RNA sequence: GGGGCUGUGGCGCAGUUGGCAGCGCGGCGAGCUUACACCUCGUAGGUCGUCGGUUCGAAUCCGGCCAGCCCCA
Numbered sequence: 001g002g003g004g005c006u007g008u009g010g011c012g013c014a015g016u017u018g019g020c021a022g023c024g025c026g027g028c029g030a031g032c033u034u035a036c037a038c039c040u041c042g043u044a045g046g047u048c049g050u051c052g053g054u055u056c057g058a059a060u061c062c063g064g065c066c067a068g069c070c071c072c073a
Stems, first nucleotide, its partner, number of pairs: 001072007010025004019056001027043005049065005
């Protein structure tokens, strides 16, 4: 330098045909307990890497860029 894959709550990941952003773990509060853990209930937490484009509507489609990983040179 060229090609490919990935980027979504704190962490690990889903997200179907473009139409409400979710799951598990974790955090916080309550219940339970002498207390902790477990368990139960509730709750907070997201510019969907970034900038544009298409569209009535984009995490999803298109383009540029950035970051990580892999391959080639």
Record summary
Predicted 3D model of a 73-nucleotide RNA (transfer RNA) from Thermomonospora echinospora. Its Rfam family is "tRNA". Gene Ontology term of the family: triplet codon-amino acid adaptor activity. It is annotated as a transfer RNA. It was read from a public genome assembly.